[in-house]
RNA sequence: UCUUAUCCAGAGUGGCUGAGGGUACAGGCCCUGCGAUGCCACAGCAACCGGCUUCCCCCAGGAAGUGCUGGUGCUACCUCCUGCCCGGGACUCCCGGGAGAGAUAAGA
Repeated sequence: UCUUAUCCAGAGUGGCUGAGGGUACAGGCCCUGCGAUGCCACAGCAACCGGCUUCCCCCAGGAAGUGCUGGUGCUACCUCCUGCCCGGGACUCCCGGGAGAGAUAAGA
């Protein structure tokens, strides 16, 4: 970089630091000196891969369960909401669907 899958759930404490942050951009709206962010430690969650158990199954493969030594990941708000397209409505607004973009994992 490309492909595939998923994204309404889940999960925090402490130390140091000291003003921003919420994943392109923009507009909103939130979080933040009762400490953002980053780093470290320990802990947790279970999204994917893996392990284990059970079932389907000729094999291959598939389904369910299980935090279980592991590999990544994650631990405010639906991916925080919206932007583009389509449909609907009580129509400067609201609802639903899709795309785009983003994130994570696996493979190439």
The RNA shown here (SAM riboswitch aptamer (S box leader)) has 108 nucleotides and comes from a soil metagenome. The sequence is in RNAcentral, with records from MGnify. The prediction has a mean pLDDT of 84.